[in-house]
RNA sequence: GAAGCAAGCCAGACAGCCGCUGGUUGCCCCGGUUUCCGGGGCGGCGGGAGGAAGGUCCGGACUCCAUAGAGCAGGGUAACGGCUAACGGCCGUCCGUCGAAAGCCGCAAGGUAUAAGGCGCGGAACAGGGCCACAGAGACGAGUCUUCGGGACGUCCGGCAUGCCGGCGUCACGAAGGGUGAAACGCGGUAACCUCUAUCCGGAGCAAUUCCAAAUAGGCACGCGAUGAUGCUGCUCGCGGAGCGUGCGGGUAGGAAGCUUGAGCCACGGAGCAAUCCCUGGCCUAGAGGAAUGGCUGUCAUAGCAAGCGGGGGCGACUCCGGGCGCCGUAACAGAAUCCGGCCUAUCGGCUUGCUUCAUUU
Numbered sequence: 001g002a003a004g005c006a007a008g009c010c011a012g013a014c015a016g017c018c019g020c021u022g023g024u025u026g027c028c029c030c031g032g033u034u035u036c037c038g039g040g041g042c043g044g045c046g047g048g049a050g051g052a053a054g055g056u057c058c059g060g061a062c063u064c065c066a067u068a069g070a071g072c073a074g075g076g077u078a079a080c081g082g083c084u085a086a087c088g089g090c091c092g093u094c095c096g097u098c099g100a101a102a103g104c105c106g107c108a109a110g111g112u113a114u115a116a117g118g119c120g121c122g123g124a125a126c127a128g129g130g131c132c133a134c135a136g137a138g139a140c141g142a143g144u145c146u147u148c149g150g151g152a153c154g155u156c157c158g159g160c161a162u163g164c165c166g167g168c169g170u171c172a173c174g175a176a177g178g179g180u181g182a183a184a185c186g187c188g189g190u191a192a193c194c195u196c197u198a199u200c201c202g203g204a205g206c207a208a209u210u211c212c213a214a215a216u217a218g219g220c221a222c223g224c225g226a227u228g229a230u231g232c233u234g235c236u237c238g239c240g241g242a243g244c245g246u247g248c249g250g251g252u253a254g255g256a257a258g259c260u261u262g263a264g265c266c267a268c269g270g271a272g273c274a275a276u277c278c279c280u281g282g283c284c285u286a287g288a289g290g291a292a293u294g295g296c297u298g299u300c301a302u303a304g305c306a307a308g309c310g311g312g313g314g315c316g317a318c319u320c321c322g323g324g325c326g327c328c329g330u331a332a333c334a335g336a337a338u339c340c341g342g343c344c345u346a347u348c349g350g351c352u353u354g355c356u357u358c359a360u361u362u
Stems, first nucleotide, its partner, number of pairs: 001358010012300007020048002023045010050333001054344002057342005062205004074201005079093005094122001095120004103112003123196002128194002130190003140186001146176004151171004156167005209257004219248006231239002264283004269278003304327002309322005
């Protein structure tokens, strides 16, 4: 330098104006059980989506319900070892497999082993059952397409020495070969068919769960009420005719907790090949809840388009490189909803580091 891989990071920047959300703080007002708490108004200050917040596939925390022990059923996992709260995740090693326009072989077509690295649904086929397409005679039960061997049989054919020889055919036995096929009888293959072995697993999920608690209706207790309650109606009369009053308790609307300090993040150092773990120091980094995290403007990065220009190649149509007036105006996938660890999927563009092979130079 070329090619091939792997890992990590960013996910427009700055400024101004106007908002939304929740936090904190100052003043004022209202209420209360008044060193305080709650609500409202006006200000100040600082916080406010992601690498996947996604799919909800796996594992956990947390909450409620269930639960003697053991077994059965059902479901998950599966080389060996390690990590972890746990996992179907991650790391290391082995095995298998893939892996280059470089290498090697070759005139070429092409072939070939590998590197870094990628992938693996990698327990057991002497416990048992099932299955093995097409082709092939035959696919795990055995079987006989062809050939050979000796044997038996024959109303067959020929020869003669007349009961023997040869041939042909049939039958069963033994052996070999060819062919088909992934595999041909060999303790075959297949467990991504059932199964067996080992091991793990109770169910539901923050709409979990808990607390406070209106109005209306209904419930319970007590009292009053046809000797007329309550109501119309403040009082008297009148009308009307069966409920009314008080208290308690359950539930709903509504409000609050759960709710973000956590298997947390960053840095130095240490152990380990690594995943990961330990020590010390520092930091607090959304918390909405029919659901905020936004909009506009300006100046510019990046990407995209691009007039005209310069250089090279070509007879030419054209093509390669450099650079660029200007246009565009933030650009991909996508948006928290109890919280973590993973996996999978989607993704414009950019940056950094490392590994391998080959070539050149020193």

RNAcentral holds the sequence, with entries from ENA and Rfam. Bacterial RNase P class A from Noviherbaspirillum galbum, 362 nucleotides, folded computationally. Its Rfam family is "Bacterial RNase P class A". Rfam classes the family as a ribozyme. Rfam's curators write: Ribonuclease P (RNase P) is a ubiquitous endoribonuclease, found in archaea, bacteria and eukarya as well as chloroplasts and mitochondria. The coordinates come from a structure-prediction model, not an experiment, and the mean pLDDT is 77. The model forms 89% of the base pairs in the Rfam consensus. The organism belongs to Noviherbaspirillum, within Bacteria. A source record names the gene rnpB.